[in-house]
């Protein structure tokens, strides 16, 4: 440099253009002699910048990081 793959709360993973979701973790509440376990409730997010749509996580262009292949 060319080719492919992947960027989604703090961490992993999902998501036929139509309401961001699971699980772990954080807070707080019950419950316990305490801690653990349990259950309820809450906490946070779509890599940058643009585009196309009535509407983008998803489509498209460019860029950034990271895996992998070929030189």
């Nucleotide at each position: 440099u060319g080719g492919g793959g992947a960027g989604u709360g703090g961490u992993g993973u999902a998501g036929c253009c139509g309401u961001a979701g699971c699980a772990c973790g954080g807070g707080g509440c019950a419950c316990u002699u305490u801690g653990g376990a349990u259950g309820c409730c809450u906490u946070a997010g779509c890599g940058c910048a643009g585009g196309u749509u009535c509407g983008a996580g998803u489509c498209c262009u460019g860029c950034c990081u990271c895996c992998c292949c070929a030189g």